[in-house]
The prediction has a mean pLDDT of 85. This is a predicted structure of a 522-nucleotide part of an RNA (small-subunit ribosomal RNA, 5' domain) from an uncultured bacterium. The full RNA is in RNAcentral, with records from ENA and SILVA.
Context: one part of a larger RNA
């Protein structure tokens, strides 16, 4: 000098864009953060509408209105948070799988025949303070099961051809065994099953790179390899039985300490050093530890079970909970914001759609935390006024064109009026094109921010400057006070009676809505 997720002191007019618990992965009151589909199903708790009855309180029926709870489907593995752990194939980079999986989506081919038994809900009975649970009867499905049909699927073989770095791989033919489905409908469609291919996402493997300490020198029994078996989507000590005795290490094993990694960011002429907030990619975690279930995908933040610590409820028998989601509270700390608005846009889940949900997201609020921009006037004006300060003192210098005064302007401010873009789609209506799939045009509908940005008019210099420093480094000097005192100080050093170094004043210098100090990095 530059930089910061900064803090502190003094000060403070406005706007734009960004950023905002670095500490206690401490504990959490309250609300919200993942639902959706009635065009899968049985149905009907509440409501609307219609009809009937009525003792005027309601009751009953219907409803292609709607829908609580329930069965079922899809989603909940995304999105959002945090950085505890991890020195590791975790990350980065480059390759590979002749050792793998992939729901939804796209394309291709084929299929969808017949039957069955349950169960939730509703109803009845019972237990319990509650959470919830038990029994009985009864019922449906795109839930479940059985049969049929089926190969290019799986598996076990046979034959042929071709290829390869090995176990072997590919293609074609052929035989045996096994395996599938579901309907709804407004008749337009939407779905279902099997197989192949694609796309996307993941899994696994290998080389190289990726902290400190040798005042850590030896480490290792599933350890290293083999055979066989099991397991996995898949290879493999991944697991197990047996066999062998290996494997790593001074190019640093093992141990201890520290730490999420990268793109980046800061600095620097560069080499390098430092860094890993915000944004993006990957990883890990979800009160602590462990376990699996479901599923295409989890060993699952707002799922389950067990154990533990903690908190809460209890009728003492037993139960409930997990903000490292968004707000917010307490605590800690030098220190870090609102229990806001909206799904209008973008994106996501579900749905045929309307739409519902979405603290993702879009916005607003708070904070000079940072960067950038604007303003606090402009021109004229010498009696060089008054006052202050200095002085060699009837005087002079300086503050200083500064003020007063005259003219002008109006960014900003205040008031008044107008007033957006962000919205185009989906969808609806109308008119067309097309054999179908589909598609063109016109119109209509939808804005949280927001009466905001912006524009215009009026008023009037009106509403707006501080902070640090002035001995040298280092731009900027005198007077008074003090008298090794009080104090200053980044270093050198100032102060003991003429202090440009302390305190005040006048003047000056530098930055400026900021200026200084502290901390950290280059």
């Nucleotide at each position: 000098g530059g930089a910061u997720g900064a803090a502190c002191g003094c000060u403070a007019g406005c706007g734009g864009c960004a950023g905002g618990c670095c500490u206690a992965a401490u504990a959490c009151a309250u609300g919200c953060a993942a639902g959706u589909c009635g065009a899968g199903g049985g149905g009907u708790a509440a409501g609307g509408c219609u009809c009937a009855c009525u003792u005027c309180g309601g009751u009953g029926a219907g409803u292609a209105c709607a829908c609580g709870a329930c069965c079922g489907g899809c989603g909940c593995a995304c999105g959002g948070g945090u950085g505890c752990g991890u020195a590791a194939c975790g990350c980065g980079u480059a390759u590979g799988c002749a050792g793998c999986c992939u729901a939804c989506c796209u394309c291709u081919a084929a299929c969808a025949g017949g039957g069955a038994g349950a169960u939730a809900g509703c109803c009845c009975c019972g237990a319990g303070a509650a959470a919830u649970c038990g029994g009985g009867a009864u019922u449906a499905a795109u839930a479940u099961c059985c049969c049929a049909u089926a190969a290019c699927a799986a598996u076990c073989g046979u034959u042929a051809u071709c290829c390869g770095c090995a176990u072997g791989g590919a293609u074609a033919a052929u035989g045996g065994u096994u395996u599938a489905a579901a309907g709804c409908u407004c008749c337009g469609g939407c779905g279902g099953u099997u197989a192949g291919a694609g796309a996307u996402g993941g899994g696994c493997a290998u080389g190289c790179g990726u902290g400190a300490c040798a005042u850590u020198a030896g480490c290792u029994a599933g350890u290293u390899g083999g055979u066989g078996a099991g397991g996995u989507a898949a290879c493999g000590g991944c697991u197990c039985a047996c066999c062998a005795a290996g494997g790593c290490u001074g190019c640093g094993a093992u141990g201890u300490c520290u730490a999420g990694g990268g793109g980046u960011u800061c600095u620097g002429a560069g080499a390098g050093g430092a860094u890993g907030a915000u944004c993006c990619c990957c990883c890990a975690c979800a009160c602590u530890g462990g376990u699996a279930c479901u599923g295409a995908g989890a060993c699952a933040c707002g799922g389950a079970c067990c154990a533990g610590a903690c908190u809460c409820c209890u009728a003492c028998g037993g139960g409930a909970g997990g903000c490292a989601g968004c707000a917010g509270u307490a605590a800690g700390g030098a220190a870090u914001a609102u229990u806001g608005c909206g799904c209008a846009a973008u994106g996501g889940a579900c749905g045929a759609a309307a739409g519902u949900c979405u603290g993702a997201c879009g916005c607003a609020g708070c904070c000079a935390u940072g960067c950038c921009g604007c303003g606090u006037g402009c021109a004229g004006g010498a009696a060089g006024a008054c006052g202050g300060c200095c002085u060699u003192a009837u005087g002079g210098g300086u503050u200083g064109u500064a003020a007063a005064c005259u003219g002008c302007u109006u960014u900003u401010a205040u008031u008044u009026g107008g007033g957006a873009a962000u919205a185009a789609a989906c969808c609806c209506u109308c008119c067309g094109a097309u054999g179908c799939g589909u598609u063109g045009g016109a119109g209509g509908u939808u804005g949280a921010a927001g009466g905001u940005a912006c524009c215009a008019a009026a008023u009037g210099a009106a509403u707006a400057a501080g902070c640090a420093c002035c001995g040298g480094c280092u731009a900027a000097c005198u007077c008074c006070g003090u008298g090794c005192c009080a104090g200053c100080a980044g270093c050198c050093g100032c102060g003991g009676u003429a202090a440009u170094a302390c305190g005040g004043a006048g003047g000056g210098u530098g930055c400026a809505a900021g200026c200084g100090u502290u901390a950290u990095c280059c």